This is a predicted structure of a 469-nucleotide part of an RNA (small-subunit ribosomal RNA, 3' major domain) from an uncultured bacterium. RNAcentral holds the full RNA, with entries from ENA. Rfam family: Bacterial small subunit ribosomal RNA.
[in-house]
Context: one part of a larger RNA
RNA sequence: UGACGGGGGCCCGCACAAGCGGUGGAGUAUGUGGUUUAAUUCGACGCAACGCGAAAAACCUUACCUGGGCUUGAACUGCUGAUGGUAAAAACCGGAAACGGUGAUGACCCGCAAGGGAGUCAGCAGAGGUGUUGCAUGGCUGUCGUCAGCUCGUGUCGUGAGAUGUUGGGUUAAGUCCCGCAACGAGCGCAACCCUUAUCCCAUGUUACCUGUAGCGAUACGGGGUCUCUGAGGAAACUGCCGUUGAUAAAAUGGAGGAAGGUGAGGACGACGUCAAGUCAUCAUGUCCUUUAUGUCCAGGGCUACACACGUACUACAAUGGCCGGUACAGAGGGCAGCAAUAUCGUAAGGUGGAGCAAAUCCCUGAAAGCCGGCCCCAGUUCAGAUUGUGGGCUGCAAUUCGUCCACAUGAAGUAGGAAUCGCUAGUAAUCGCAGAUCAGCAGGCUGCGGUGAAUACGUUCCCGGGCC
Numbered sequence: 001u002g003a004c005g006g007g008g009g010c011c012c013g014c015a016c017a018a019g020c021g022g023u024g025g026a027g028u029a030u031g032u033g034g035u036u037u038a039a040u041u042c043g044a045c046g047c048a049a050c051g052c053g054a055a056a057a058a059c060c061u062u063a064c065c066u067g068g069g070c071u072u073g074a075a076c077u078g079c080u081g082a083u084g085g086u087a088a089a090a091a092c093c094g095g096a097a098a099c100g101g102u103g104a105u106g107a108c109c110c111g112c113a114a115g116g117g118a119g120u121c122a123g124c125a126g127a128g129g130u131g132u133u134g135c136a137u138g139g140c141u142g143u144c145g146u147c148a149g150c151u152c153g154u155g156u157c158g159u160g161a162g163a164u165g166u167u168g169g170g171u172u173a174a175g176u177c178c179c180g181c182a183a184c185g186a187g188c189g190c191a192a193c194c195c196u197u198a199u200c201c202c203a204u205g206u207u208a209c210c211u212g213u214a215g216c217g218a219u220a221c222g223g224g225g226u227c228u229c230u231g232a233g234g235a236a237a238c239u240g241c242c243g244u245u246g247a248u249a250a251a252a253u254g255g256a257g258g259a260a261g262g263u264g265a266g267g268a269c270g271a272c273g274u275c276a277a278g279u280c281a282u283c284a285u286g287u288c289c290u291u292u293a294u295g296u297c298c299a300g301g302g303c304u305a306c307a308c309a310c311g312u313a314c315u316a317c318a319a320u321g322g323c324c325g326g327u328a329c330a331g332a333g334g335g336c337a338g339c340a341a342u343a344u345c346g347u348a349a350g351g352u353g354g355a356g357c358a359a360a361u362c363c364c365u366g367a368a369a370g371c372c373g374g375c376c377c378c379a380g381u382u383c384a385g386a387u388u389g390u391g392g393g394c395u396g397c398a399a400u401u402c403g404u405c406c407a408c409a410u411g412a413a414g415u416a417g418g419a420a421u422c423g424c425u426a427g428u429a430a431u432c433g434c435a436g437a438u439c440a441g442c443a444g445g446c447u448g449c450g451g452u453g454a455a456u457a458c459g460u461u462c463c464c465g466g467g468c469c
Stems, first nucleotide, its partner, number of pairs: 008469006015460002019424005026315008034306002042053002064301007077125007088105001091102004108117003128290002131288001133286001137284002139279003142275001144273001149188006155164003168179003194267004199235003202231002205229001209224006238261001241255005317417001321376007333364003338357002343352003383414001388409007430452007
C1' cells in the first nucleotide's frame, strides 16, 4: 500500500423479509458422473461445467473401434528425368466398398518447326496430423459487474515506501452534482449521443385503409387521402413551471399541465484489473512428436450401452378440472431444388392434384387459453399417460442396431412431494399458444413473438454478494 476479521460506522442488490410459482417425491426427455464396452471420440467441473461447444450423431457429420485398401499420398507448391496409342475412359472380372486387374475407343493449349505447357509415371524437397503443451502464445469469451470505480500530469507533504488530489458535510442510480479543503487540472469508466417502444405533426398512398356499384359469396370495376397502417423527416420531457424543505447550493418532496415525470420502459454498450479462468477441436501460431502412419480412402459398428448417482426440463397427480359440440380475437417470422390454396380420397398420419405467390397481394395460418351449451360427480376415476402388441403414413440409397407421425388395443408409477433449494417487483410472475434457425427427415431444447394477467415489499436485526470511511 493492499487483502482479511464470528472489529465499528454509512449505503446498496429479489440478499433477507412480505408474497406468488416451482425444484427436491413419480414417469419420461436431455446433459453429466460412474460402470460397461472392440469403441462407447474430444473438450467444459463451485458460483462462472452438467438441454454446455452441438442452430439437428441412421450413412455423411465423425474426430472413436473392427476389418479391408493407398504410400509424394484425398487437397497444395517447387525441382530433375521419362512419357502420343500418352492422358482420359465405356464395358468386363475380383471385391462389402475403397481398391486392384483387363481394356473397345482415344484427346487439349502455345508454336512454321524444334520445342514448351497440361496430364500421367519414377525420384527428390516437402505435404498431411481434430497428435502434445491454453502453464509458451495471438484472437475471441466467461466472471466479479452495468458494480462505481481505476488512474495520470504538475504542485505540496514525507529520509523513504508512499500520501494528497479520490478524504470531509450534504446529495445521487452513479467519483452524479453542490459546498468546503494544498491542491489545481486531466484521462478511462457513469450519464448522454445509437436502436426499439409509448403521443402528435408531416410525407407517401399500393398489395394496406375508407367508400360506391354488381354479386349469396369468392371477387371484379370505379372513387378517396379523413381514419387504421406504412415510415423519409420533425415535435415532445428539461426537475422546464408552482408550493414546501434545504446551507441563498446540489437536491428532496408534493402539485399543475401532459400520451409520457423525474434515468418514462426495454436493448446495444462492460473502465483499470482478477481468476497461470475457458478455448492449440472455429481459426492462427512457437515447441515437441508422427511420416508404408498419430496421414488418407472405404464398409460395418460406436458416439443411442445401463445395477446406479446428480443437474436441467416436460407431463401429471385432477372439478379454477377432463371430454364432446358450437363460436371469437394476435404478434412476429418464413417461402422457388420453396410455401402450397379450392377440390378430392383416407377414421387419421397423409395421398392425388396443382390455382396463386420471388410475396403489405398468394401460401404456411383454423392461434390456444377464452366464451356458449352438454356429459362426468371425487373414484386410481371419462384423472394421468409410461410401457407393450398389431396395422399403417412420411423422409431418405438405406429407419435392425438407431428417425418421426397416425389408428386401434394395452393402461405403469403418481392422491401435491423429507432435509434442503430456485426464480420473480408489472404488462413482471404465473398461464396459453404461434413462428424461426438448424434441417432430406427428426424440438419436451434454443431464439423470438404476441394472448390472458396477479400477489407482496412493514422494514434492513439476520443469511449471501458488493461499495465507501